The prediction has a mean pLDDT of 81. The RNA shown here (transfer RNA) has 73 nucleotides and comes from a Patescibacteria group bacterium. It matches the Rfam family "tRNA". It is annotated as a transfer RNA. The same sequence occurs in records of 2 taxa.
């Protein structure tokens, strides 16, 4: 320089065109216990990497940037 794949919550990941974006772990409270821990309820946390388009509707399709990985040269 070319191809391809991946970027969604604090960490790891679902979601492949319609409805309120969800799930483990983490965090906060609260039960529970002498105190933790593990359990057991509740809750906060997301501009879905950036922009632009197609659509009546885009995490999802298209282009373009930027960051990462991997293959070939």
């Nucleotide at each position: 320089g070319u191809g391809c794949c991946c970027g969604u919550a604090g960490u790891u990941c679902a979601g492949a065109g319609g409805a309120u974006a969800g799930a483990a772990c983490g965090u906060u409270g609260g039960g529970u216990u002498c105190c933790g821990g593990a359990c057991c309820c509740a809750a906060a946390g997301g501009u879905c990497g950036g922009g632009g388009g197609u659509u009546c509707g885009a995490g999802u399709c298209c282009c373009u940037c930027c960051g990462g990985g991997c293959a070939c040269g």